[in-house]
RNA sequence: GCGGCCGUCGUAAAGUGGUAUUACCUCAGCCUUCCAAGCUGAAGUCGUGGGUUCGAUUCCCAUCGGCCGCU
Numbered sequence: 001g002c003g004g005c006c007g008u009c010g011u012a013a014a015g016u017g018g019u020a021u022u023a024c025c026u027c028a029g030c031c032u033u034c035c036a037a038g039c040u041g042a043a044g045u046c047g048u049g050g051g052u053u054c055g056a057u058u059c060c061c062a063u064c065g066g067c068c069g070c071u
Base pairs, nucleotide, nucleotide: 001070002069003068004067005066006065007064010024011023012022013021018054026042027041028040029039030038047063048062049061050060051059
């Protein structure tokens, strides 16, 4: 230099055009003499910038970062 794959709450992942989901973590409540465990609820996320579309996490382009291969 060229090519491929990946990027989603704090962490690990699902979701591939129509309100973004689950587990752990965090917070609040219940329970308990207290703590832990358990139960209920809540908060928090689509790498960035454009394009297509009525509508984009999803499709297209560029860019940034990570991994792999070729030279």
Notes: The RNA shown here (transfer RNA) has 71 nucleotides and comes from a Spirochaetota bacterium. The sequence is in RNAcentral, with records from ENA and MGnify. It matches the Rfam family "tRNA". Rfam's curators write: Transfer RNA (tRNA) molecules are approximately 80 nucleotides in length.